[in-house]
RNA sequence: AGCUGGCCAGACGGUCGCUGGAGGCGCAAGCCUUCAGAGGAAAGUCCGGGCUCCGCAGGGCAGGGUGCUGGAUAACGUCCAGGCGCCGCGAGGCGACGGAAAGUGGAACAGAAAGCACACCGCCGAUGGCCCGUCAGCCGGUCGCGAGAUCGGCGCGCGGGAUCAGGCAAGGGUGAAAAGGUGCGGUAAGAGCGCACCGCGACGGUGGCGACAUCGUCGGCACGCUAAACCCCACCCGGAGCAACACCAAAUAGGCAGGUGCAGCGCGGGUUCUGCCUGCGCGAGAGGGCGGCCCGCCCGAGCCUGCGGGUAGGUGGCUCGAGCCGCGGGGCAACCCGCGGCCUAGAUGAAUGACCGUUCCCGACAGAACCCGGCUUAUCGGCUGGCUU
Numbered sequence: 001a002g003c004u005g006g007c008c009a010g011a012c013g014g015u016c017g018c019u020g021g022a023g024g025c026g027c028a029a030g031c032c033u034u035c036a037g038a039g040g041a042a043a044g045u046c047c048g049g050g051c052u053c054c055g056c057a058g059g060g061c062a063g064g065g066u067g068c069u070g071g072a073u074a075a076c077g078u079c080c081a082g083g084c085g086c087c088g089c090g091a092g093g094c095g096a097c098g099g100a101a102a103g104u105g106g107a108a109c110a111g112a113a114a115g116c117a118c119a120c121c122g123c124c125g126a127u128g129g130c131c132c133g134u135c136a137g138c139c140g141g142u143c144g145c146g147a148g149a150u151c152g153g154c155g156c157g158c159g160g161g162a163u164c165a166g167g168c169a170a171g172g173g174u175g176a177a178a179a180g181g182u183g184c185g186g187u188a189a190g191a192g193c194g195c196a197c198c199g200c201g202a203c204g205g206u207g208g209c210g211a212c213a214u215c216g217u218c219g220g221c222a223c224g225c226u227a228a229a230c231c232c233c234a235c236c237c238g239g240a241g242c243a244a245c246a247c248c249a250a251a252u253a254g255g256c257a258g259g260u261g262c263a264g265c266g267c268g269g270g271u272u273c274u275g276c277c278u279g280c281g282c283g284a285g286a287g288g289g290c291g292g293c294c295c296g297c298c299c300g301a302g303c304c305u306g307c308g309g310g311u312a313g314g315u316g317g318c319u320c321g322a323g324c325c326g327c328g329g330g331g332c333a334a335c336c337c338g339c340g341g342c343c344u345a346g347a348u349g350a351a352u353g354a355c356c357g358u359u360c361c362c363g364a365c366a367g368a369a370c371c372c373g374g375c376u377u378a379u380c381g382g383c384u385g386g387c388u389u
Stems, first nucleotide, its partner, number of pairs: 001388008010359007018037008039365001043376002046374005051241004063237005068082005083097001084095004098232002103230002105226002120172002122168003127165003130161005137154007180198006199221001200219008245316004255307006264282008287299004323342008360363001
């Protein structure tokens, strides 16, 4: 200067409050004493499990999730160890890291061409033509007695042009990506065309539980990219959630059962005196059917009692648990096993606060709400182990 793991989260004292446990007092309301009283993330509610209710023979479809290998675990998308790839001098960090020689689709813009490759610039123009030059040779004319000279034409070959056909894909250019890479040979120029190494593929050997590594032989390369595109393959997943759920249980209004569904009462007077007559006052009273009427029977609003469900309200669920600490053992580790010790918030309009004093480096992010294991995010500052340069 860095990498990586663990830990702390102002300290001490006093006063007054709040919530809960235990003990005591009190008929009760309550009071007294004592003890305890937020976090590393209590947060986001993103995964996984416990618990509760509902559903469920088993299997499949649909839907969702996970995705290198081995292990840990109640389980996981978490953790540990390892493999491979990428980054870093390094300690170390990051990675949805199965399948593209099953199928379907996609690749904007640019570019000649985006997959049965292609040819814009460029390179070549070997081969077959064309043009120019040169020329062995051949043919014809003229001159010469002749050897031969000269003119014209054709023209093997050689050289040139880059002009046509054609060849190439090395180089340039476009793009996120251009049909293995580098080098040597080779060629007209080129090219796996040939060779070496690397890469890729097939087969085999060796090491490893495995991912994989490594070696050998063979194949000149066929099979470009994209699956957080559809899809295929393997494995996993029933739904809702503590406002779950269980119990106790008003008033009012429904439900069920039974009864009742009725007319007198008070005061005064009279009398043949414990029953009648009469006056006044108060009060109650839906009714319907059977029937000519009465009795009676049935139904019935209402009233009474009981039962049952549910609401308000209350109680449980609620914190002893995949718990924490120490020691020993197993394992590289995550983690597991054994022994000993400990109990460490449980509220429900919802407590965990306020004030004062001393002190320091002047104090961040933030507050339980059924519980637990993770992940992610927020966080002033400080302590400490290991390691790198």